The RNA shown here (c-di-AMP riboswitch aptamer (ydaO/yuaA leader)) has 139 nucleotides and comes from Natronincola sp.
């Protein structure tokens, strides 16, 4: 200086949810180190009433308006929050999600310390702009 990152299932994505080792078992248990993630827990600070329809945790998953039929539930729209488009970041564009569940009258923050989890699910064409990183070739 030029070219490439581009079609990927021994791959990728959501999520903390992965690797290794030991021992046993015979259909997959028990445990350990590391790594990642969560909860409880001083001082200081914050809070300090009343209500009770309690309050709190994990998580992006909350709030508002309207309609259906009073509630619940459902639907539509909006705000806010979250994810993906195969190197990273930012921008643009497009597509999608806004659940579920746990504790049990109790927990603010929180050093030391204590303690828990390592599941489950899904997918394959924006080759857009800018910057950066990386690889290859040549000088």
């Nucleotide at each position: 200086a030029c070219a490439c990152u581009a079609g990927a299932a021994u791959c990728u994505c959501c999520g903390a949810a992965u690797u290794u080792c030991a021992u046993g078992a015979u259909u997959u248990g028990u445990g350990a180190c590391a790594a990642c993630g969560g909860g409880g827990g001083a001082a200081c600070c914050a809070a300090u009433u009343a209500c009770g329809u309690g309050g709190g945790g994990u998580g992006a998953a909350u709030c508002c308006u309207g309609a259906u039929c009073c509630c619940a539930a459902u639907c539509a729209g909006g705000a806010a929050g979250g994810g993906c488009a195969a190197c990273u970041u930012g921008g643009g564009u497009g597509c999608c999600c806004u659940a579920a569940u746990c504790c049990g009258u109790c927990a603010g923050c929180u050093a030391a310390c204590c303690u828990c989890g390592u599941a489950g699910g899904a997918g394959u064409a924006c080759g857009c702009c800018a910057a950066g990183c990386g690889u290859g070739u040549g000088a």
It was read from a public genome assembly, where an Rfam model found it. The coordinates come from a structure-prediction model, not an experiment, and the mean pLDDT is 78.